Model confidence (mean pLDDT): 85 of 100. Small-subunit ribosomal RNA, 5' domain from an uncultured marine bacterium, 473 nucleotides, folded computationally. The full RNA is in RNAcentral, with records from ENA, Greengenes and SILVA. Rfam family: Bacterial small subunit ribosomal RNA. Its family is annotated with ribosome and structural constituent of ribosome in the Gene Ontology.

Context: one part of a larger RNA
RNA sequence: GGAUUAACGCUGGCGGUAUGUCUAAUACAUGCAAGUCGAACGAGGCCUAGAGCCGAGUGGCGGACGAGCGAGUAACACGUUGGAACCUGCCCCGAACUCAGGGAUAACUACGAGAAAUCGUAGCUAAUACCGGAUAGUCACGCAAGUGUAAAGCUUUUGCGGUUCGGGAGGGGCCUGCGGCCUAUCAGCUUGUUGGUGAGGUAAAAGCUCACCAAGGCAACGACGGGUAACUGGUCUGAGAGGAUGAUCAGUCGCGAUGGAACUGAGACACGGUCCAUACUCCUACGGGAGGCAGCAGUAGGGAAUCUUCCACAAUGGACGAAAGUCUGAUGGAGCAAUACCGCGUGGUCGAUGAAGCCCCUUGGGGUGUAAAGGCCUUUUCUGGGGGAAGAAUUUUGACGGUACCCUAGGAAUAAGCACCGGCUAACUCCGUGCCAGCAGCCGCGGUAAUACGGAGGGUGCAAGCGUUAUCC
Numbered sequence: 001g002g003a004u005u006a007a008c009g010c011u012g013g014c015g016g017u018a019u020g021u022c023u024a025a026u027a028c029a030u031g032c033a034a035g036u037c038g039a040a041c042g043a044g045g046c047c048u049a050g051a052g053c054c055g056a057g058u059g060g061c062g063g064a065c066g067a068g069c070g071a072g073u074a075a076c077a078c079g080u081u082g083g084a085a086c087c088u089g090c091c092c093c094g095a096a097c098u099c100a101g102g103g104a105u106a107a108c109u110a111c112g113a114g115a116a117a118u119c120g121u122a123g124c125u126a127a128u129a130c131c132g133g134a135u136a137g138u139c140a141c142g143c144a145a146g147u148g149u150a151a152a153g154c155u156u157u158u159g160c161g162g163u164u165c166g167g168g169a170g171g172g173g174c175c176u177g178c179g180g181c182c183u184a185u186c187a188g189c190u191u192g193u194u195g196g197u198g199a200g201g202u203a204a205a206a207g208c209u210c211a212c213c214a215a216g217g218c219a220a221c222g223a224c225g226g227g228u229a230a231c232u233g234g235u236c237u238g239a240g241a242g243g244a245u246g247a248u249c250a251g252u253c254g255c256g257a258u259g260g261a262a263c264u265g266a267g268a269c270a271c272g273g274u275c276c277a278u279a280c281u282c283c284u285a286c287g288g289g290a291g292g293c294a295g296c297a298g299u300a301g302g303g304a305a306u307c308u309u310c311c312a313c314a315a316u317g318g319a320c321g322a323a324a325g326u327c328u329g330a331u332g333g334a335g336c337a338a339u340a341c342c343g344c345g346u347g348g349u350c351g352a353u354g355a356a357g358c359c360c361c362u363u364g365g366g367g368u369g370u371a372a373a374g375g376c377c378u379u380u381u382c383u384g385g386g387g388g389a390a391g392a393a394u395u396u397u398g399a400c401g402g403u404a405c406c407c408u409a410g411g412a413a414u415a416a417g418c419a420c421c422g423g424c425u426a427a428c429u430c431c432g433u434g435c436c437a438g439c440a441g442c443c444g445c446g447g448u449a450a451u452a453c454g455g456a457g458g459g460u461g462c463a464a465g466c467g468u469u470a471u472c473c
Stems, first nucleotide, its partner, number of pairs: 001473004006469005013344006019337002021302001026300003030297003035061003040058002044054003047050001068255003078179003082175002086172003091168008099133001101131002108123006139148003153160002181227003188218003193215008230252004234245004257278005280291004308334001310333003316330001317328004347377004357368004382410006391400001417462005422443003428457005438445002
């Protein structure tokens, strides 16, 4: 000098664009953040009695995305390179099929238990829920013969679906060469350990697991241990090499009170699912129950320090639906904060050998200073009035928003501070103080003439900011 998710002190007019708990992955009141489908299904309710509406339940799809955070992790976690033994709902392409049946169950009704959460018994009913049968090839197994496995209907529309197989797109799982922290005051580490055979297991290769066999494997090119840490594109700095860093945005990974486990599913070992344990909080009729903001707001606490319990689904995107549409704290916006960057303004011009005040003085004068006053002018801003978008595609549909912007009236009106002035370093005098009070980044100032402390006048620098502190280059 540059930079910052900054904070603190003094000060503060406006606009645009960004950013905003770096600390306690601490604890959380309240509301909302994931639903949707009646064109899968049978009951129930409502009225204006319609091929109407509502809606608990069964069923389907989605709750594995989106959103948050960075605790853990030094690892194939990440980045990049190559690979083979895999999976893939929805979507696209191609081929074939979609036959005839069955028994239940929730809802509901009755009775009952319980404070509640919730549950039991009996009875009734439907399905694109469930089950067996038929059919069976380009499907699976098998050398072959052969054996085995499927389906669901709803609508009346240019229909939507269902089953099987093959291919695609996109997504994911796995392996691998190389790369990126500190520490040797960590020197030896390892028994499923290293390899083989067989078996099991997985979507899939593999000690992934197990039995047996062999005794290997790694390490000063730093194994093992300890510390620290999410990684990257990037960001800051620097002429570069390099150094530092990983907020916002984007990609990947990990996590969801703590620890563990599986279920369902195309996909999870699942933030707003289930079960168990632990700690904590809450309810209780003491028998037993409920909960998880590292979602958006918000609260307490910690801290130098970080915002509204706002509006809208109008746009973009997502879930569901044939659609209308519903949901969406994603998102789009508004609010707060000089937190940062950028832009604008706080007036312009004329105006005295130069008012007053204040300061200095050799008492002659000098400075503030064209500065003010005063004259003329302008209206960016400001205040009042009027008009008023684009963003919307396609008939409708705009939260923002009566916003941006435009026209018009008024009047210099509403708007300047902060730090410094001994040298480094641009800028000097007076008074006060008297090694005191104080200053200070370094050198150093102050003990009676202090350009270094405090005040004043003047000056210098930057400017809606200016200084200080912290950190990096």